[in-house]
Molecule: Bacterial RNase P class A
Organism: Sphingomonadales bacterium
RNA sequence: CCAGAUGGCCGGAUGGCCGCCGCCUGCAGGGUAACCGGCAGGGGGAGGAAAGUCCGGGCUCCACGGAAAUACGGUGCCGGGUAACGCCCGGCGGGGGCGACCCCAGGGAAAGUGCCACAGAAAGCAAACCGCCGGCCGUUCGCGGCAGGUAAGGGUGAAAGGGUGCGGUAAGAGCGCACCGCGGACCUGGCAACAGGGACGGCACGGUAAACCCCACCGGGAGCAAGACCGAAUAGGGGCGGCACAUGCAGCGUUUCCGACGCGCCGCCCGGGUAGGUUGCACGAGCGUGCCGGCGACGGUACGCCUAGAGGAAUGGUCAUCACCCGCUCGCGGGUACAGAACCCGGCUUACAGGCCAUCUGGCAUU
Repeated sequence: CCAGAUGGCCGGAUGGCCGCCGCCUGCAGGGUAACCGGCAGGGGGAGGAAAGUCCGGGCUCCACGGAAAUACGGUGCCGGGUAACGCCCGGCGGGGGCGACCCCAGGGAAAGUGCCACAGAAAGCAAACCGCCGGCCGUUCGCGGCAGGUAAGGGUGAAAGGGUGCGGUAAGAGCGCACCGCGGACCUGGCAACAGGGACGGCACGGUAAACCCCACCGGGAGCAAGACCGAAUAGGGGCGGCACAUGCAGCGUUUCCGACGCGCCGCCCGGGUAGGUUGCACGAGCGUGCCGGCGACGGUACGCCUAGAGGAAUGGUCAUCACCCGCUCGCGGGUACAGAACCCGGCUUACAGGCCAUCUGGCAUU
């Protein structure tokens, strides 16, 4: 210098002017109330994904005696981290790459059931199509037929009951042997997944669980439109008191008539709920820096900081200078990705112009 790998960061900058949405203070107001808006000043106002709403939690209400089981759903190598997870870290195993490094739903197929299309003779307690082999019979001496042996070779298939070699045999065959593979024990290392080892076994036990299933672990439901508080007007509910004048039966009706029951009107009080208002709602598994422990995820500790929040709606515009990109008439014009909080937090996934940093790998050149 070229090509790459991994991890992390930024996401136009500064200033002026004019706006928008919350908060605080002050000043006058509005409403029956809960409370609310106006003006002035001060201060704050999107993200790394605010997104998808896919996992996990906090919080809230409902259900439930604690809990367990069945069903259903989820997770699935091992160890660790975490409030928790399907997330993260470190390992293991398998696969890919010259390499840095990357990828993997990666428990159990010796509990049982099912399935294995097409092709093929045969697809699961194997089978024999073409072959190979000896025997018998026939023969026109080319070979054909019969009953057997065999599974080396050919053929089919994703897969054909270990592989390679030597021996062996009529031809063959774990039939015998060596190495490799496989199997169940044993020994060694490791917390473990697992790795290594020397004997033994002649090979039995094919694949498939993102098929049923088995095993282990996890899961009650709904969600901030959760929920809580305040609370009119009108109507309705309950309690207490009254029903004077008018009209002759002291409200009306029934009746057993100084009483009881039912109903109505007026006044006061109480309680529920509606509209409406407030809250939940911004101090939190919080953020930053340093130190300590740990390979790491992360944990601990000291100091510092307070950081949007609503109606679904705010978070913008413009000017100047600068940065980057594009265009051309070459000093001007245009543009600045993806995208926009709604109870909050931890993740994952997806989108993203352009740029920066660190570590590492392969190659070329030079010393």